Notes:
Transfer RNA from a Candidatus Peribacteria bacterium, 74 nucleotides, folded computationally. The prediction has a mean pLDDT of 82. It matches the Rfam family "tRNA". By type it is a transfer RNA. It was read from a public genome assembly.
[in-house]
């Protein structure tokens, strides 16, 4: 300095063919069982999709710099 890949709930990840509310397991609060607790049950919380700007009726998804991590070459 190039060249690739990743960034999404606290944490681990799906969603990248542009559209129908932005999701799943787990942690976390309740709840109900239990003599208690734990596990299985039943609800609940919790996100401006890594920032910014452009495109487009509509962007996590496309595009353009920029940040952060990681391999690779030099």
């Nucleotide at each position: 300095g190039g060249g690739c890949g990743c960034g999404u709930a606290g944490c681990u990840c799906a969603g990248u063919u542009g559209g129908u509310c932005a999701g799943a397991g787990c942690u976390c609060c309740g709840g109900a069982c239990u003599u208690a607790u734990a596990a299985a049950c039943c609800g609940g919380c919790g996100g401006u999709c890594g920032a910014u700007g452009g495109u487009u009726c509509a962007a996590a998804u496309c595009c353009a710099u920029c940040c952060g991590c990681g391999c690779c070459c030099a």